[in-house]
This is a predicted structure of a 71-nucleotide RNA (transfer RNA) from Elusimicrobia bacterium CG1_02_37_114.
The sequence was found in a public genome assembly.
Taxonomically the source falls in Elusimicrobiota (Bacteria, Pseudomonadati).
It matches the Rfam family "tRNA". The family's RNA type in Rfam is transfer RNA.

Order: sequence, then structure tokens, then C1' cells
RNA sequence: GCGGGCGUGGUUUAGUGGUAGAACACGGGCUUCCCAAGCCUGAAGUGUGGGUCCGAUUCCCAUCGCCCGCU
Repeated sequence: GCGGGCGUGGUUUAGUGGUAGAACACGGGCUUCCCAAGCCUGAAGUGUGGGUCCGAUUCCCAUCGCCCGCU
């Protein structure tokens, strides 16, 4: 330099165009003599910028990061 794959809460991930879900972790409450466990509840996310579309995490382009292959 060329080609391919991946990017979603703090972490691991689901989601093939129509209100973004789950688990763990975290905050608050209940329970307990205390802790743990359990129960209830809350906050937190689509790498970035454009395009298509009534509507984009999803389709297209560019870009950034990581990984793999070729040279």
C1' cells in the first nucleotide's frame, strides 16, 4: 500500500428498516444483630461524519479504532 471482518450502557452481548432488550456490575429501598444471598426499584448505550428513506443500530459512502490475510 491492497483486501476482508468487527465496533450497541462500566463489562459481556441480542437485535436483517417501525418505541433499543438481556445478564453481570453500579445507586436507592425492603429483609438481617451485621455481612452475604434474596426481593423491589433507578440511572446508564448504537465509534464519528454524511447519504437514501415517511422512518436507519440495520442499507450506501467516507473516516477513526481494533483484529486477520496479502504485498